This is a predicted structure of a 72-nucleotide RNA (transfer RNA) from a Candidatus Nanoarchaeia archaeon. The RNAcentral record of the sequence draws on ENA. Its Rfam family is "tRNA".
RNA sequence: GCCCUAUUAGCUCAGUGGUAGAGUAUCGCUCCCGUAAAGCGAGGGUCGCAGGUUCAAGUCCUGCAUAGGGCU
Numbered sequence: 001g002c003c004c005u006a007u008u009a010g011c012u013c014a015g016u017g018g019u020a021g022a023g024u025a026u027c028g029c030u031c032c033c034g035u036a037a038a039g040c041g042a043g044g045g046u047c048g049c050a051g052g053u054u055c056a057a058g059u060c061c062u063g064c065a066u067a068g069g070g071c072u
Stems, first nucleotide, its partner, number of pairs: 001071007010024004018055001026042005048064005
């Protein structure tokens, strides 16, 4: 220098162009003599950044950034 992959909640990760989700963690409630476990619920997101396409983009396209890998 070129190529590939990844970037979404505190963490680990889903997500077929049409309402952004799960597990875990945190908080509350139920249960229990009490704790743990279990059950129910709540809060938490500029979807890495900037553009483009589209009626509509986490998703498609381009560039950049970061991380990992490969080639020379």